This is a predicted structure of a 74-nucleotide RNA (transfer RNA) from a Thiobacillaceae bacterium. Its Rfam family is "tRNA". Gene Ontology term of the family: triplet codon-amino acid adaptor activity. By type it is a transfer RNA. The coordinates come from a structure-prediction model, not an experiment, and the mean pLDDT is 80.
RNA sequence: GGUGAAGUAGCUCAGCUGGUCAGAGCGACGGAUUCAUAACCCGUAGGUCGGCGGUUCGAUCCCGCCCUUCACCA
Numbered sequence: 001g002g003u004g005a006a007g008u009a010g011c012u013c014a015g016c017u018g019g020u021c022a023g024a025g026c027g028a029c030g031g032a033u034u035c036a037u038a039a040c041c042c043g044u045a046g047g048u049c050g051g052c053g054g055u056u057c058g059a060u061c062c063c064g065c066c067c068u069u070c071a072c073c074a
Stems, first nucleotide, its partner, number of pairs: 001073007010026004019057001028044004050066005
């Protein structure tokens, strides 16, 4: 340099054919329980859906460019 894949909560990841809400587990915090801690149970907070533009009545989802990571080729 070329090709392909990926980027969604602090971490690991779902998210169907563009339209009802952006979600799960773990973690954090609070509560309950316990003599106390852990585990289990209940709840709360936490998001520029990588960035900029475009298409559309409407974009996490489609298109273009850019950034980052990984794999393969050279």